[in-house]
RNA sequence: CAUCCAUCGAGACCGGCGGAGGGACAGGCCCUUUGAUGCCGGGGCAACCUGCGGGCGGCGCAAGCCGCCGCGAGGUGCCAAAUCCUGCGGGGACCUGAGCGUCUGCCGGAAGAUGGUUG
Numbered sequence: 001c002a003u004c005c006a007u008c009g010a011g012a013c014c015g016g017c018g019g020a021g022g023g024a025c026a027g028g029c030c031c032u033u034u035g036a037u038g039c040c041g042g043g044g045c046a047a048c049c050u051g052c053g054g055g056c057g058g059c060g061c062a063a064g065c066c067g068c069c070g071c072g073a074g075g076u077g078c079c080a081a082a083u084c085c086u087g088c089g090g091g092g093a094c095c096u097g098a099g100c101g102u103c104u105g106c107c108g109g110a111a112g113a114u115g116g117u118u119g
Base pairs, nucleotide, nucleotide: 001119002118004116005115006114007113008112013042014041015040016039017038021031022030023029025087026086027085028084043079044078045077048075049074050072051071052070054069055068056067057066058065059064083111088108089107090106091104092103093102094101
């Protein structure tokens, strides 16, 4: 970097350095000199991979394997706002003569993020 799978409305902040941008992209809307983004230190959240048994269930002659629950936290990840919202298609409501338009934690998709698999 590509591929496939899963998840994304929950959760979790202090200090130091530094000095103007940042929230992926576009539009919106926000954050920010009451110090952003970033880096460093500490702290925390979570449980994808992972470790451990205890429980339950399934398969198996058995060894054992698988699933769910539980405990831990070694590898990642994360700690403004729903992935901040929308971005494409559809559904619903309102409006209109119609179209247009507005709204909608309704459905799906795209894009993105994170983890894991494979190359």
SAM riboswitch aptamer (S box leader) from Thermomonas haemolytica, 119 nucleotides, folded computationally.
Of the family's consensus pairs, 91% are formed in the model.
The source organism's lineage runs through Bacteria, Pseudomonadati, Pseudomonadota, Gammaproteobacteria and Thermomonas.
The prediction has a mean pLDDT of 84.